Model confidence (mean pLDDT): 76 of 100. GlmS glucosamine-6-phosphate activated ribozyme aptamer, 148 nucleotides, folded computationally. Rfam family: glmS glucosamine-6-phosphate activated ribozyme aptamer. Rfam's curators write: This entry contains a glucosamine-6-phosphate activated ribozyme that is found in the mRNA for GlmS. GlmS is an enzyme that uses fructose-6-phosphate and glutamine to generate glucosamine-6-phosphate. The family's RNA type in Rfam is riboswitch.
RNA sequence: UUAUAUUAAUAAGCGCCAGACCAUUAAUUGGUGACGAGGUUGAUAGUUUAUCGAAAAUUCGGCGGAUGCUAUCAUGGAUUAUGCAGCCAUUAGAUAUAUAACAAAAAAUAAAAUCAAUAUUAUAACAAAAUAUAUAUCAUGCAUAUAA
Numbered sequence: 001u002u003a004u005a006u007u008a009a010u011a012a013g014c015g016c017c018a019g020a021c022c023a024u025u026a027a028u029u030g031g032u033g034a035c036g037a038g039g040u041u042g043a044u045a046g047u048u049u050a051u052c053g054a055a056a057a058u059u060c061g062g063c064g065g066a067u068g069c070u071a072u073c074a075u076g077g078a079u080u081a082u083g084c085a086g087c088c089a090u091u092a093g094a095u096a097u098a099u100a101a102c103a104a105a106a107a108a109u110a111a112a113a114u115c116a117a118u119a120u121u122a123u124a125a126c127a128a129a130a131u132a133u134a135u136a137u138c139a140u141g142c143a144u145a146u147a148a
Base pairs, nucleotide, nucleotide: 014064015063016062017061019060020032021031022030023029024027035053036052037051041074042073043072044071045070046069047068075089076088077087080145081144082143083142084141093138094137095136096135097134098133099132100131108123109122110121111120113118
């Protein structure tokens, strides 16, 4: 590294289902119930329709959770160190503009499962934001120590 077997784990745009909707073998029945991209320094508290877009639009409605946001503290980052202040979160200043890159579902076809609803797999196209690069603007502080 590859193959096989066993065990465990594999939920966080995630889980669940009292409404609703769909199916038929009709009952303590089965199924649908958000398409992917992106997203977690640690603790505590608060908050709730927690970012982005799609050729989707029961993606209705509801419950729970959540990596969002806010506050405090701690840890860490930014040309030596420490402290303070502010900024940020391991790619560890902010904003703006330009350029660049990245998806899945759906539809179609095929396969196998099901009485069916339906779900699965394979094939192929197309985003936006975060992001990267370039440019511009703003910020890049104060004190002490050390070295030259």